A computed fold for a 126-nucleotide RNA from Sulfobacillus harzensis, annotated as c-di-AMP riboswitch aptamer (ydaO/yuaA leader). NCBI's taxonomy places the organism under Bacteria, Bacillati, Clostridia, Eubacteriales, Sulfobacillus. Model confidence (mean pLDDT): 79 of 100. Of the family's consensus pairs, 96% are formed in the model.
């Protein structure tokens, strides 16, 4: 340098939602609330405001398109193509960033079929 292999099994995917312990827990990974400084800035105020999540906005023929956002197998990372999604839910009149502190969650639902291409990682071979 080159060549090969990293897709079929107690295997993968969406999500933060896993691992220990076994006793109330614990770690690890997400969330909220919360100073000074900044930022907002005097009118409204029920027509509220605000959180989680990718899951909004526009147009408008009112269910469609568009734009943006989000996912898709087997080390990993990029662009390109192709498929799909863009929901629900919760707080209650109330929270803008925010150390220190405080507090909450660890659930639920499914199953891709080899698209190739760059750049790298590791194993084996020459």
């Nucleotide at each position: 340098a080159c060549c090969u292999u990293g897709a079929a099994a107690g295997c993968g995917c969406c999500g933060a939602a896993u691992u220990c312990g076994u006793g109330u827990g614990a770690a690890g990974c997400g969330g909220a609330g919360g100073a000074c400084c900044c930022a907002g800035u005097c009118a409204g105020a029920u027509c509220g405001g605000g959180g989680u999540g990718a899951a909004u906005u526009g147009u408008u023929u009112u269910a469609a398109c568009a734009a943006g956002g989000g996912g898709c197998a087997c080390g990993a990372c990029c662009a390109c193509g192709g498929c799909c999604c863009u929901a629900a839910c919760c707080c209650g009149u109330c929270a803008g960033c925010u150390a220190a502190c405080u507090u909450c969650g660890u659930a639920g639902g499914c199953g891709u079929u080899g698209g190739g291409g760059g750049c790298u990682c590791a194993a084996g071979g020459u």